[in-house]
Context: one part of a larger RNA
Molecule: large-subunit ribosomal RNA, domain I
Organism: Candidatus Parcubacteria bacterium
C1' cells in the first nucleotide's frame, strides 16, 4: 500500500403521498361609516406555546331545519367535572354579541393608547363632586331653508353621498434602462417593465364626413386567413399593416339649431302702467338626415285609443344553489401474522368510476349509475297586473330660415397610426382663419371628372380579456421534484428599512411504544427477558448505495 469479507457512518435508491402545478367547466364578480380588508389583546376545569374557531353574551348564545348516539376542534395524550333518544355533538339557514387599533371619524397620538364637549341613566338619601354605562360630537362634495347685502358669495341648520381596501382583466394620464444593431448616436428592447388616477363585471370601441372602385359592401368587437405579403428601416438590426374572404355575435338611438308655448330678468316707447316683428336665460314641444333631412306657410289624407315594445314595481309559479335521503349483489376450503390471493361452486349490474379495509375486493365499508328532499335563505327564467315611456300621425307644394366656429382648412414645430425625408389621416403647441346646401369633407402630392360621405354634442347589449372560489380532468411533479411553503412557511432566521427568505415527509396492520431482571454514575448506552409475522421496524425507526472510518484475512 492493494484485494477480499465484516461492521460502522452516510442518506442516493426503490416504492409512497398528506401537497402542488396545467387545463377545464361552472358559480361569483366585490367588501366597507349598519365601521370592511388586516391586525393588537383577549376568551378553555386542568390550558404554558403554536394552530383553529369566538370576543367581556368571547373553541362560543337563540331560533329554525337536516342527521341520530354519542360528545366537550387540532398538534396532544391523560385526568377531572360534565352534556347526550325531553334529541347531545355535528352540518345548512336565520339572527344576537361583536374589547382596542385600523379610512378611523370628538381631539391628541411614537397603531392597538392617551384625552375631551354635550344629552340621558347607574351607585347609596336630596345636592354638589367622583367614579361607572349608553348615545352623540370629524372633514369634503351635492340638495334644500334661513340670515346677510340683489346676483355672485359667505354663514348656520337638516338631508344624502364619498373616502379604505381587493389577485388578475380594463382605460386613461405619464414613461425608462439593461438588451439588439455583434462598437454607437437614428433605429430596437417598448409605448414594455413601472408610476399614477379611474370604472366594471366586464372595460374600451360602436351606428360613417368609413371602405371601395365603375361591382359594391353597410356600426363596434373578437377569431382564421389575407401575410410575415404592400410597406417602413444607419433600406442594417430590424419593424410590420389594410382592403378583401371565412366565421362568432348582433340593435339600434337620444340630442343642438330653425319654429311655437311659459316663466323670470332687462331693453325700448309712451298717455306711467301698458305695449312691443325686442333682447338674454331657464323649462316644455317641435326635430335628427345625404336618392339630403327638418322648420315656417298653404292644401289634402288619417284620427283620440287598442296593440306592439322596454323599463321598473308587486303577486305568482317553475327550475337551480344553500344541509340531506334511499341505493343491488358471497360463501366454503386452502396457504399466511392477516385474505382483497388460489380452488371450487354461486349473484348483481341504469352501479366492473374510485378510495378505505392486516397483501390485488363489483357483490366487507364510504361511495357509485340510478331515484329523491328544505323550515329557512338565495339566484335565474317565466308568467299575470299596475305604472312609465317610445313607435306616434301620414303627404304634395313653394319659397324664406335651420343642420353643432377660434371649428375646418393653411404656414412652422410635434406626438399617433405597420409607416424614421416629404405628402396624405387624426391629434396638439405658435401664428393665422372659412363656407355654410349653388355647401362641406375624403377617395395616399396637386388639378379635373366621377364616386362615397355629412365632422366640429351624446348614448349602447352580445360575441372578447381575467380568476382571489368549487368541482373536474391529465401519455404533468412525486418531497435537491412540485408553488418559496406536503412538515409551526412567508414560519425560523437576515436587514434601521423597502425587502430577502430557508431547511425539514415515511415505526408498525394495530402502540401492541419493551413489563420484570442484569452492566453502568440514581447515567449515555448495552445485555437478558418480553411486544409482535419482522425489532438489522426500537422512536436518531421503510428500503438502506457511494465517499468515508474502523477491524479481521
Nucleotide at each position: 500500500g492493494g484485494u477480499a469479507g465484516u461492521a460502522g457512518u452516510g442518506g442516493a435508491u426503490g416504492c409512497c403521498u398528506u401537497g402542488g402545478c396545467a387545463c377545464u367547466u361552472g358559480g361569483a364578480g366585490g367588501c366597507g361609516a349598519u365601521g370592511a380588508a388586516g391586525g393588537a389583546c383577549g376568551c378553555g376545569g386542568u390550558u404554558a406555546g403554536g394552530c383553529u374557531g369566538c370576543g367581556a353574551a368571547a373553541a362560543g348564545c337563540c331560533c329554525a331545519g337536516a342527521u341520530g348516539a354519542g360528545g366537550u376542534g387540532c398538534c396532544a395524550a391523560a385526568c377531572a367535572a360534565c352534556c347526550g333518544u325531553u334529541g347531545a355533538c355535528u352540518c345548512u339557514g336565520g339572527g344576537a354579541u361583536u374589547u382596542c387599533c385600523g379610512a378611523a371619524u370628538g381631539g391628541g397620538g411614537c397603531a392597538a393608547c392617551c384625552u375631551g364637549g354635550c344629552u340621558g341613566g347607574a351607585a347609596a338619601u336630596u345636592a354638589a363632586a367622583u367614579u361607572c354605562c349608553a348615545g352623540u360630537c370629524g372633514u369634503c362634495a351635492g340638495u334644500c331653508u334661513u340670515u346677510g347685502u340683489u346676483a355672485a358669495c359667505a354663514a348656520a341648520g337638516a338631508c344624502u353621498g364619498a373616502a379604505g381596501c381587493g389577485a388578475a382583466c380594463c382605460u386613461a394620464g405619464g414613461g425608462a434602462a439593461g438588451u439588439g444593431a455583434a462598437a454607437c448616436a437614428u433605429c430596437u428592447c417598448a409605448g414594455u417593465a413601472c408610476c399614477u388616477a379611474g370604472a366594471g363585471g366586464a372595460a374600451a370601441a360602436g351606428a360613417g364626413a368609413c371602405c371601395a372602385a365603375u361591382a359594391g359592401g353597410g356600426a363596434u368587437u373578437c377569431c382564421c386567413u389575407u401575410a410575415g405579403u404592400a410597406g417602413c428601416g444607419g433600406c442594417g438590426a430590424g419593424c410590420g399593416a389594410a382592403a378583401g374572404g371565412g366565421g362568432a355575435c348582433g340593435a339600434g338611438c337620444c340630442u343642438a339649431a330653425a319654429c311655437c308655448c311659459u316663466a323670470u330678468u332687462c331693453a325700448a316707447u309712451c298717455u306711467c302702467g301698458a305695449u312691443u316683428a325686442g333682447a338674454a336665460u331657464a323649462g316644455g314641444g317641435g326635430g335628427u338626415u345625404g336618392u339630403a333631412g327638418g322648420a315656417a306657410a298653404a292644401c289634402c289624407c288619417a284620427a283620440u285609443a287598442a296593440a306592439c315594445a322596454a323599463a321598473a314595481u308587486u303577486u305568482a309559479a317553475a327550475u337551480u344553489c344553500u344541509a340531506g335521503u334511499c341505493g343491488a349483489a358471497g360463501g366454503u376450503u386452502c396457504u399466511g401474522g392477516a385474505a382483497u390471493g388460489a380452488a371450487c361452486c354461486a349473484c348483481c349490474a341504469g352501479a366492473g368510476a374510485g378510495g378505505g379495509u392486516g397483501a390485488u375486493a363489483g357483490u366487507c365499508c364510504c361511495g357509485u349509475a340510478g331515484a329523491u328532499a328544505a323550515a329557512a335563505g338565495a339566484a335565474u327564467u317565466u308568467a299575470a297586473a299596475u305604472u312609465u315611456u317610445g313607435u306616434a300621425g301620414g303627404g304634395u307644394u313653394u319659397u324664406u330660415c335651420c343642420u353643432g366656429a377660434g371649428u375646418a382648412c393653411c404656414u412652422c414645430g410635434a406626438u399617433g397610426g405597420a409607416a424614421g425625408a416629404a405628402a396624405u389621416c387624426a391629434u396638439u403647441g405658435a401664428g393665422g382663419g372659412a363656407a355654410g346646401c349653388u355647401a362641406g369633407c375624403a377617395g395616399u402630392a396637386u388639378u379635373a371628372c366621377c364616386u362615397g360621405c355629412u365632422a366640429a354634442g351624446g348614448c349602447u347589449a352580445a360575441a372578447u380579456a381575467c380568476u382571489u372560489c368549487a368541482a373536474g380532468u391529465g401519455u404533468c411533479c412525486g418531497a435537491u421534484a412540485g408553488a418559496g411553503a406536503a412538515c409551526a412557511a412567508g414560519u425560523a432566521c437576515c436587514g434601521u428599512g423597502a425587502g430577502g427568505g430557508a431547511a425539514a415527509g415515511g415505526u408498525g396492520a394495530a402502540a401492541a411504544g419493551u413489563a420484570g431482571g442484569u452492566c453502568g454514575g440514581c447515567g449515555a448506552g448495552a445485555c437478558c427477558g418480553g411486544u409482535g409475522a419482522a425489532a438489522u421496524a426500537g422512536a436518531a425507526c421503510c428500503u438502506g448505495a457511494a465517499a468515508c472510518u474502523a477491524c479481521u484475512a